Molecule: Bacterial large signal recognition particle RNA
Organism: soil metagenome
């Protein structure tokens, strides 16, 4: 060189987090990689590393070590014509509100503008008058087996007679009460009318009359002032947070290079 048995070593790494510190469970990356147990108020460790049992492989694809790569992650008093969220702010844009001025384009107006003065309405009480509801009266019909009234046939009582007394039935009448009529009279009521009265108010709006004589009313644009933040719509200012970007840092896969044995036998 070759063969057989073995040993160290290997049978995943990583990041963040967490912890005096390290490794695991859990969570992400990587991608495919022995099995059981144990574990977030956690489990094992104490200086290199899960502990505790079993298995496998084994000196090189595979175990160690350096360097390149750069999935991923993690930090920054970083960056800004990025985005999103909350808070602030009227200084500046916008908006909203006022005043003034200027211009445009209307309307009323010497058949008289604004404006002043009377007078009426409209507004309030109170009365009058018409209508109208309602209740009464008046009038019309009904309307009492007895307890209402006049008349009372007949019968009944008293009487010797003459005569007299109650009184039912019928007829008349009426009273409570029932309708009805609403022309007439009272009396009331009210989201009824009045070209009826009387008295109060009287800003303002309307009508009317007089003085008087040139103005009056709404728009639209623009400029300027003033004012508003319960108008937070930009902008600004602060704080958070996204994505991108710089800079640190840790690094899996992969890629390259070096590097590590024993003991037989041929």
């Nucleotide at each position: 060189c070759c063969g057989u048995g073995c040993u160290a070593g290997g049978c995943g790494g990583g990041g963040a987090g967490g912890u005096a510190g390290c490794g695991g469970u859990g969570c992400c990356c990587u991608g495919c990689a022995c099995c059981c147990g144990c574990a977030a108020u956690c489990c094992g460790c104490u200086c290199u590393a899960g502990c505790g049992g079993g298995g496998c492989u084994g000196a090189a694809u595979c175990c160690c070590c350096u360097c390149c790569c750069g999935a991923g992650g993690g930090g920054c008093g970083c960056g800004g014509c990025c985005c999103c969220u909350g808070a602030g702010u009227c200084a500046g844009c916008g908006c909203g509100c006022c005043g003034c001025c200027u211009g445009c384009a209307g309307g009323c107006g010497u058949c008289g503008a604004u404006g002043g003065c009377c007078g009426g309405g409209u507004c309030c009480c109170g009365c009058g008058c018409g209508a109208u509801g309602c209740a009464g009266g008046c009038c019309c019909g009904c309307g009492a087996a007895c307890c209402a009234g006049g008349u009372c046939a007949g019968g009944u009582c008293c009487g010797g007679a003459a005569g007299g007394a109650a009184g039912c039935a019928g007829c008349c009448u009426u009273a409570a009460g029932c309708g009805g009529u609403c022309c007439c009279c009272u009396g009331u009521g009210g989201g009824c009318g009045c070209u009826g009265c009387g008295g109060g108010a009287u800003c303002g709006c309307c009508c009317g009359g007089c003085c008087g004589g040139a103005g009056c009313c709404a728009g639209c644009a623009g400029a300027c002032g003033g004012u508003g933040g319960u108008c937070a719509g930009c902008c600004c200012u602060c704080a958070g947070g996204g994505a991108c970007g710089g800079c640190u840092u840790c690094g899996a896969c992969g890629g390259a290079g070096g590097g590590u044995g024993c003991a037989c036998g041929g």